[in-house]
Molecule: c-di-GMP-I riboswitch aptamer
Organism: Roseateles sp. DAIF2
RNA sequence: GAACCUACUCGGCACACCCGGUCUGAAAAGCGGGGUCGCAAAGCCACCGGUCUAACGCCCGCGUUUUUUCAAAGCGCGCGGCCAUGACAGCGGGGUUGCCAGC
Numbered sequence: 001g002a003a004c005c006u007a008c009u010c011g012g013c014a015c016a017c018c019c020g021g022u023c024u025g026a027a028a029a030g031c032g033g034g035g036u037c038g039c040a041a042a043g044c045c046a047c048c049g050g051u052c053u054a055a056c057g058c059c060c061g062c063g064u065u066u067u068u069u070c071a072a073a074g075c076g077c078g079c080g081g082c083c084a085u086g087a088c089a090g091c092g093g094g095g096u097u098g099c100c101a102g103c
Stems, first nucleotide, its partner, number of pairs: 006101001009040001012039002017034004023030002037090001043096003047093003050088003057082003060078007
């Protein structure tokens, strides 16, 4: 310099699970300690698909207040429905950086 996948593991990361804090968050999730299923990018980036959550918002139902009644509007409630603007980089693709031996 090219190539971008085959080998190694002193070292690196750390699934489930356990523990922790008047932690952040509505939740999903994140964070610290342990753990070690696995990982050669299990480093980094939510761009595409996917998955998780559903606060806000909208809708539905019920109750209630205003109203002579209905309607309507306001408020409250719900293991109700939809929704990402919230997450996941250890779901796949993509982007980007990088170590060792081999050429």